Annotation:
A computed fold for a 251-nucleotide part of an RNA from Dinophyceae sp. MGD, annotated as large-subunit ribosomal RNA, domain VI. The prediction has a mean pLDDT of 85. RNAcentral holds the full RNA, with entries from ENA.

Context: one part of a larger RNA
RNA sequence: CGUUAGAGCAUUGAGAGGAGUCUUCUCUAGUACGAGAGGACCGAGAAGGACGAACCAAUAGUGUGUCAGUUCUUGUGCCAACAGGAAACGCUGAGUAGCUAUGUUCGGAGUGGAUAAUUGCUGAAAGCAUCUAAGUAAGAAGCCCACCUCAAGAUAAAUGCUCUCUAGGAGGUUUCGGUAAGAUAAACCGUAUUGGUGACAGGUGUAACUUUGGUAACAAAACAGCCAAGUCAUUCAAAUUAACCCAUAGA
Numbered sequence: 001c002g003u004u005a006g007a008g009c010a011u012u013g014a015g016a017g018g019a020g021u022c023u024u025c026u027c028u029a030g031u032a033c034g035a036g037a038g039g040a041c042c043g044a045g046a047a048g049g050a051c052g053a054a055c056c057a058a059u060a061g062u063g064u065g066u067c068a069g070u071u072c073u074u075g076u077g078c079c080a081a082c083a084g085g086a087a088a089c090g091c092u093g094a095g096u097a098g099c100u101a102u103g104u105u106c107g108g109a110g111u112g113g114a115u116a117a118u119u120g121c122u123g124a125a126a127g128c129a130u131c132u133a134a135g136u137a138a139g140a141a142g143c144c145c146a147c148c149u150c151a152a153g154a155u156a157a158a159u160g161c162u163c164u165c166u167a168g169g170a171g172g173u174u175u176c177g178g179u180a181a182g183a184u185a186a187a188c189c190g191u192a193u194u195g196g197u198g199a200c201a202g203g204u205g206u207a208a209c210u211u212u213g214g215u216a217a218c219a220a221a222a223c224a225g226c227c228a229a230g231u232c233a234u235u236c237a238a239a240u241u242a243a244c245c246c247a248u249a250g251a
Base pairs, nucleotide, nucleotide: 001153005164006163007162008161009160010159011158015150016149017148018147021049022048023047024046025045026044027043033038051107052106053105054104055103059101060100061099062098066094067093068092069091070090071086072085073084074083075082076081112144113143118138119137120136121135165250171245172244173243174242176190177189178188179187193238194237195236196234197233198232199231200230202227203226204225210221211220212219213218
């Protein structure tokens, strides 16, 4: 811009994409078959591999400063206690949320249709024979449908419901605060939305100071102190201010 007034919500599905897998074991059955050795079709059930999708309760990884330990060095006058630096965390031990796999859950199920090679029935041309010429049946991991996702620019532009039209309306955009959404754009949310604060969960592992014990290292008072992304509360701060687009009943 179009879809022939303008919108919001919900659909249909022309069409497109994805998936489609493999192995082992058990029963049928040591049956059919076979002298024996051996050993099924068909059908039923179970387990697994690879692949794919989603997810983070558990397991595991990361988690660039959440906690602790520790060495050198510089500084805060000194001790103590801290802070900065140490090749994009100095090194080390752990680790919330998030993200993830090695982890968990799920999937390729079932049922049809038309067929290929092939196998048939009836059957002439051609008194026979013949699956074929008329007619008719079966038959594959393949094709169509079915399953999952997208989908009306499907210009053949579809369908349903509702709303709006002198009221500055229906609706939309920007601005504002944000996000489990994100390169941007888009999408989504917005008076408990984000931050702060409080409580709790969880992490680290028992802070400084002081007191007590000990000559001292150290120990105790002390599941302390500190804490990011988590949960629930709480208006303390910020979601302000507005502007714009669109129309008048519609080939």
About this RNA
A source record names the gene rnl.